[in-house]
Context: one part of a larger RNA
Molecule: small-subunit ribosomal RNA, 5' domain
Organism: uncultured bacterium
RNA sequence: GGGUGAACGCUAGCGGCGGGCCUAACACAUGCAAGUCGUGCGGUCCUGGGAUAGCCCAGGAUAGCGGCGGACGGGUGCGUAACACGUAGGUAACCUGCCUUCUGGCGGGGGAUAACUCCGGGAAACUGGGGCUAAUACCCCAUAAAGCAAGGGCACCGCAUGGUGGGCUUGCUAAAGCCGAGAGGCGCCAGAGGAGGGGCCUGCGGCCGAUUAGCUAGUUGGUAGGGUAACGGCCUACCAAGGCGAUGAUCGGUAGCUGGUCUGAGAGGACGGCCAGCCACAGGGACACUGAGACACGGGUCCCACUCCUACGGGAGGCAGCAGUGGGGAAUAUUGGACAAUGGGCGAAAGCCUGAUCCAGCCACGCCGCGUGCCGGAAGAAGGCCUUAAUGGUUGUAAACGGCUUUUCUCAGGGAGAAAGGGGGAGGUUGCCUCCCUUUGAUCGUACCUGGGGAAUAAGCGCCGGCUAACUACGUGCCAGCAGCCGCGGUAAGACGUAGGGCGCAAGCGUUACCC
Numbered sequence: 001g002g003g004u005g006a007a008c009g010c011u012a013g014c015g016g017c018g019g020g021c022c023u024a025a026c027a028c029a030u031g032c033a034a035g036u037c038g039u040g041c042g043g044u045c046c047u048g049g050g051a052u053a054g055c056c057c058a059g060g061a062u063a064g065c066g067g068c069g070g071a072c073g074g075g076u077g078c079g080u081a082a083c084a085c086g087u088a089g090g091u092a093a094c095c096u097g098c099c100u101u102c103u104g105g106c107g108g109g110g111g112a113u114a115a116c117u118c119c120g121g122g123a124a125a126c127u128g129g130g131g132c133u134a135a136u137a138c139c140c141c142a143u144a145a146a147g148c149a150a151g152g153g154c155a156c157c158g159c160a161u162g163g164u165g166g167g168c169u170u171g172c173u174a175a176a177g178c179c180g181a182g183a184g185g186c187g188c189c190a191g192a193g194g195a196g197g198g199g200c201c202u203g204c205g206g207c208c209g210a211u212u213a214g215c216u217a218g219u220u221g222g223u224a225g226g227g228u229a230a231c232g233g234c235c236u237a238c239c240a241a242g243g244c245g246a247u248g249a250u251c252g253g254u255a256g257c258u259g260g261u262c263u264g265a266g267a268g269g270a271c272g273g274c275c276a277g278c279c280a281c282a283g284g285g286a287c288a289c290u291g292a293g294a295c296a297c298g299g300g301u302c303c304c305a306c307u308c309c310u311a312c313g314g315g316a317g318g319c320a321g322c323a324g325u326g327g328g329g330a331a332u333a334u335u336g337g338a339c340a341a342u343g344g345g346c347g348a349a350a351g352c353c354u355g356a357u358c359c360a361g362c363c364a365c366g367c368c369g370c371g372u373g374c375c376g377g378a379a380g381a382a383g384g385c386c387u388u389a390a391u392g393g394u395u396g397u398a399a400a401c402g403g404c405u406u407u408u409c410u411c412a413g414g415g416a417g418a419a420a421g422g423g424g425g426a427g428g429u430u431g432c433c434u435c436c437c438u439u440u441g442a443u444c445g446u447a448c449c450u451g452g453g454g455a456a457u458a459a460g461c462g463c464c465g466g467c468u469a470a471c472u473a474c475g476u477g478c479c480a481g482c483a484g485c486c487g488c489g490g491u492a493a494g495a496c497g498u499a500g501g502g503c504g505c506a507a508g509c510g511u512u513a514c515c516c
Stems, first nucleotide, its partner, number of pairs: 001516004006512005013370006019363002021328001026326003030323003035068003040065002043062008075281003085205007094198003099194007107141004116131006146173006154165004177186003207253003214244003219241008256278004260271004283304005306317004334360001336359003342356001343354004373404004383395004409453006418443001421439008460505005465486003471500005481488002
């Protein structure tokens, strides 16, 4: 000199864009943060119309069964020195819901169960039994182009375990319907590919300590098996005795990694907050279930700690989601608005949900922009300060005063854009397009524009001995005090305190901390 997620002191007019618990991964009251589909199913309730002896039609609602989603999105940085990350490869060792291209198919049958109803247990959370019923829920049979497995062969390829291709034989594996008058649409099953996503393996790379020198028993390898989507000592049995290490094993400390950020001429050094990618975690620990995907933040089970309810038998809970509270701390915000846009889940759609997101609120925390006026004006006013024994100097064109302007401010009026889409109708070359009508904005009557008013509403902070830009007076008298270093202060202190003046920055200025 530059930098910061800053804090502290004094001060403070406005706007735009960003940022805002670095500490206790401490504990949490309350609300909200993940649902949706009635075009899968049986019910129940309500409304309207018709019929009027229990029925029909249309519409609405939705507890349950069922489907998809809850593995995304959002948070945090505890742990982790590791194939966690980065980068470059490998997988002849693999998986992949939704989307997409293509091939083939969807026949027949069955038994349940929730809801509901009846009876019961419990303070509650909940829960037991009897009975009825549906399905795109569940089960069985059929069919098998395709796929998988086994057998017997052929061809080609590969460094290899082996891979690929077309034949033959045998065995195994499927399915669901719904809407619509229909056309058709949406689905369902099997298979081959694509896209996107993921698992696993490997080379190389990036912290400190040797006052840590030896470490290792599933340890290293093999055989056989189990297990997985998949290779593997991943797991088990047996066999062998190996494997790693001064090119730093092991142990200890510290730490999420990266794109990047800051600094620096560079080399380098330091850092990893916001944003983006990856990883890890969800009170501490362990485990599996479901599923295409989890060992699953707002799913489950168990143990532990803590909190709450209890009729003492037993139960409930997990903000490192958004706000908010206590606590800790030098220190970090609203229990706000809206789904209008973008994106996500579900749905045929309308739409519903969305503390993702978009906005608003608070904070000079940062960067950027604007303003606090402009021109004229000498009796160089008064006052202040300094100064000569007698006049000056300075503050100073500064003020007054005259003229002008109106950004900002205030009042009034006007007023975008972010809107594409959706609904209805018409037409056409009909999975779509065109036209017409109508409708959708939280922010927000915001930005912006126009007019009225009036210099009106707006300057501080640090410093002035040298480094370092800016000097005098008084007070004080090694006192009181200053101080980044050198050093100032003991009676004329440019270094302390005050004043006048000056210098430097400016809605900021200084101080502290940390990095280069």